[in-house]
RNA sequence: CACAAUAAAGGCAAACCCAUUCGAAAGAUGGGGACGCAAAACCACGGGUCUAAAGCGGAGCUAAGACAGCCGGGUUGCCGUGA
Repeated sequence: CACAAUAAAGGCAAACCCAUUCGAAAGAUGGGGACGCAAAACCACGGGUCUAAAGCGGAGCUAAGACAGCCGGGUUGCCGUGA
């Protein structure tokens, strides 16, 4: 400097359960858990999905809220392998 086939020292952790002087909700955080992950690290930039307190006569609509473990893109990068 390049790569993600194989492997797994180390790492993360879906569903589900419990909790919270969090939040209107989606969801977040912590504990348990183990479906998976080579970026399942970071960034809401494009698309997508979820929510609708506030706003708008009502029904309902709307993202400025949320999701990075939906896809694409950007930034960084462990072990290992090759040069």